RNAcentral holds the sequence, with entries from Rfam and Ribocentre.
This is a predicted structure of a 101-nucleotide RNA (TPP riboswitch aptamer (THI element)) from Trichlorobacter lovleyi.
NCBI's taxonomy places the organism under Bacteria, Pseudomonadati, Desulfuromonadia, Geobacterales, Trichlorobacter.
The prediction has a mean pLDDT of 78.
RNA sequence: GCGUCGCCCUGGGGGAGCCUUGCAUAGGCUGAGACGGCUCUGCCGGACCCCUUGAACCUGAACCGGGUAAUGCCGGCGGAGGAAAGCGGCCUCGUUCCCAG
Numbered sequence: 001g002c003g004u005c006g007c008c009c010u011g012g013g014g015g016a017g018c019c020u021u022g023c024a025u026a027g028g029c030u031g032a033g034a035c036g037g038c039u040c041u042g043c044c045g046g047a048c049c050c051c052u053u054g055a056a057c058c059u060g061a062a063c064c065g066g067g068u069a070a071u072g073c074c075g076g077c078g079g080a081g082g083a084a085a086g087c088g089g090c091c092u093c094g095u096u097c098c099c100a101g
Base pairs, nucleotide, nucleotide: 001095002094003093006090007089008088009086010085011051012050013049014048017029018028019027020026035045036044037043038042057082058081059080063076064075065074066073
């Protein structure tokens, strides 16, 4: 110098569903996450997840099979098509080069 493990910083991407009820301020299901505020078809903020080694998330999809009180709840579709990083900092390991003894 280059690569690399991990963490951080900065920036960016993303979703927030289903059900009960007295309609929610309470509770149940899944999940990392189902939160809060507002001028509420939405916007803003927070938490969480993900950022090309990209199954975070979107599309196909009002899809197919199974299951459930119900739902992308599980599986298939499917490594299908898309999808958001930086010559930043620290650190681990490896490699190479230079200098000195």